[in-house]
Molecule: FMN riboswitch aptamer (RFN element)
RNA sequence: CAGAGUCCUCGGGGUUGGGUGAAAGUCCCGACCGGCGGUGAGUCGGCUCCGGCCGACGCAGCCCGCGAACCCCACCGACCGUUCCUCCACGGAGGACAGCUGGUGGGGCCGACCAGGUGUAACUCCUGGGCCGACGGUCACAGUCCGGAUGGGAGAGGACGUCG
Numbered sequence: 001c002a003g004a005g006u007c008c009u010c011g012g013g014g015u016u017g018g019g020u021g022a023a024a025g026u027c028c029c030g031a032c033c034g035g036c037g038g039u040g041a042g043u044c045g046g047c048u049c050c051g052g053c054c055g056a057c058g059c060a061g062c063c064c065g066c067g068a069a070c071c072c073c074a075c076c077g078a079c080c081g082u083u084c085c086u087c088c089a090c091g092g093a094g095g096a097c098a099g100c101u102g103g104u105g106g107g108g109c110c111g112a113c114c115a116g117g118u119g120u121a122a123c124u125c126c127u128g129g130g131c132c133g134a135c136g137g138u139c140a141c142a143g144u145c146c147g148g149a150u151g152g153g154a155g156a157g158g159a160c161g162u163c164g
Base pairs, nucleotide, nucleotide: 001164003162005160006159007158008157009156010155017029018028019027032143033133034132035066036065037064038063042057043056044055045054046053047052061131062130070108071107072106073105074104075103076102077101079099081097083096084095085094086093087092113129114128115127116126117125135147136146137145
């Protein structure tokens, strides 16, 4: 320095104002929000042989991929049974199957962008106008409220120890 391993920590934002109504953070007007990795032409500082080099901070909701919810399959474990089979010292034991639940792996499902400008190069920058957002609940339809969730998680950082 790089890789496999173990452990620890971290790991999502947003309804203000007005209208209607018996009732709306759910409808209407307007406002607000944008997880993770990649790509990508940023800014600042330092050095310089003026070619560049180094460091810090930052960089896409709608380009590529991932994550949570939900569904399916396989395997493994726990629990369980008016079921079936086998054994029995008749107390039970083992196996099968069904149910339920947890874990691991795989699959399915999984939203939305254009125009102009600059430029060698931009769906990423600038300008303008658009668009999107799981499931269950609710005096009334939810990206923003409540709930599953003190959960899970893409990943990020660190420690230990080992091999090369």